Predicted 3D model of a 109-nucleotide RNA (SAM riboswitch aptamer (S box leader)).
[in-house]
RNA sequence: GCCUUAUCAUGAGCGGCGGAGGAAACGGGUCCUGUGAAGCCGCGGCAACCGCACCGAAAGGGUGUAUGGUGCCAAAUCCUGCGGCGUAUAUUGCGCCGGAAGAUGAGGA
Repeated sequence: GCCUUAUCAUGAGCGGCGGAGGAAACGGGUCCUGUGAAGCCGCGGCAACCGCACCGAAAGGGUGUAUGGUGCCAAAUCCUGCGGCGUAUAUUGCGCCGGAAGAUGAGGA
């Protein structure tokens, strides 16, 4: 990197290094940023996906656990792009559902 599957409107920031970008990619929007972006490091924190303990006949069940393995800590995955439905002031707008793409976990070839 690929496949399968679950989840994605909750939650959680300070310091040091760094020095101009960043919010995955591209288009559109919006936003963050020299009152210091990305990245790296330290510390702090959040969270039950796995693990572990207990309950249960069992469940894709429940409760607990953050001394274990990951993950995460601006904004809904920041919004949007494709399709369907509804609605209206109708090429526009708004709402809902789905898809695509992505992120993370677990499993797999």